Notes:
FMN riboswitch aptamer (RFN element), 119 nucleotides, folded computationally.

């Protein structure tokens, strides 16, 4: 100085009011939220995680699949910014759930920070 590598700490947000109903924070109405990376600032682009199978097994690997945006403007450069109008959104459990309840005091991309071989 900081490449392997350990270790530590963070690491997802939201439903209030009315209405139908025996019964809904699930339906209607009307709100509200948006995990990490990369790029001009991103929930709709790439990627990843996370969720769901499969398969191997010692934690745990491999492998599959996985939602949703366009019309205008600015500018060198934006599907990311600004206007306008739309759209998505795991599994299980309840009256049909992105927002309640549970798997979760989990698990995670990642960041931040401490030692820190080699070179």
């Nucleotide at each position: 100085u900081u490449u392997a590598u350990u270790c530590u700490u963070u690491g997802u947000g939201g439903a209030a009011u009315g209405g139908u109903g025996u019964g809904a924070u699930u339906c209607c109405u009307u709100a509200c939220c948006g995990g990490c990376u990369g790029u001009a600032a991103a929930g709709u682009c790439a990627g990843c995680a996370a969720g769901c199978g499969c398969u191997u097994a010692u934690u745990g690997g491999g492998u599959g699949c996985c939602g949703a945006a366009u019309g205008g403007g600015u500018g060198a450069a934006a599907u990311u910014c600004c206007c306008g109008u739309a759209c998505c959104g795991a599994c299980g459990g309840u009256a049909u759930a992105g927002u309640c309840c549970g798997g979760a005091u989990g698990a995670g991309a990642a960041a931040a920070g401490a030692a820190g071989u080699c070179g």
It was read from a public genome assembly, where an Rfam model found it.
Rfam family: FMN riboswitch aptamer (RFN element). From the family's description: The RFN element is a highly conserved domain that is found frequently in the 5'-untranslated regions of prokaryotic mRNAs that encode for flavin mononucleotide (FMN) biosynthesis and transport proteins. Rfam links the family to the GO term FMN binding.